This is a predicted structure of a 160-nucleotide RNA (c-di-AMP riboswitch aptamer (ydaO/yuaA leader)) from a Pseudonocardiales bacterium. NCBI's taxonomy places the organism under Bacteria, Bacillati, Actinomycetota, Actinomycetes, Pseudonocardiales.
[in-house]
RNA sequence: GGCCAAACAGCGGCCAGUCGCGGCGGCGAACCGGGGACCCACAGUCUCCUGGGGUGAAUCGGCACGGACGGCUCGCUCGAUCAGCGGGGUCGUCCGUGCUGUAGGGCUUCUUCCGGCCCGAACCCGUCAGCUAACUCGGUAGGCGGACUAGGAAGAACGG
Numbered sequence: 001g002g003c004c005a006a007a008c009a010g011c012g013g014c015c016a017g018u019c020g021c022g023g024c025g026g027c028g029a030a031c032c033g034g035g036g037a038c039c040c041a042c043a044g045u046c047u048c049c050u051g052g053g054g055u056g057a058a059u060c061g062g063c064a065c066g067g068a069c070g071g072c073u074c075g076c077u078c079g080a081u082c083a084g085c086g087g088g089g090u091c092g093u094c095c096g097u098g099c100u101g102u103a104g105g106g107c108u109u110c111u112u113c114c115g116g117c118c119c120g121a122a123c124c125c126g127u128c129a130g131c132u133a134a135c136u137c138g139g140u141a142g143g144c145g146g147a148c149u150a151g152g153a154a155g156a157a158c159g160g
Base pairs, nucleotide, nucleotide: 011145012144014142018029019028020027021026030140031139032138033137034136035135040130051128052125053124054123055122060101061100062099063098064097065096066095067094068093069092070091071090072089073088074087075085076084077083104119105118106117107116108115110155111154112153113152114151
């Protein structure tokens, strides 16, 4: 000097998830979420199926495979019907897996646009909740990037 790797900040994202005081439990501010009137909204009849709701961007599909349940149909047994058996085909619903879209959401290191890259989960309440002033009950976690890094245009800001 070059390459690779790891760990980091007084750094940068997601998110309400930060700050101050005390420190034994906690308290306060700020931000966030739930419950909760009038008014408004909902509301009627029949049939079938099905509980409903909340946080969150995370909704709604399509195709294929496997499984479960149910309907129809074919075949076998039986003198016939019923019933039974296992098997085939097909349809519907649900669950799981994979692929692929999508409402919607995030990053691109001051902002916006363009371009590019991603996410499109998970959990909770427990038969119960529309909105909602007063009032009331809670949360302030978790996970990630990261060594001069960091695409373009325009506009700011700062500095000279």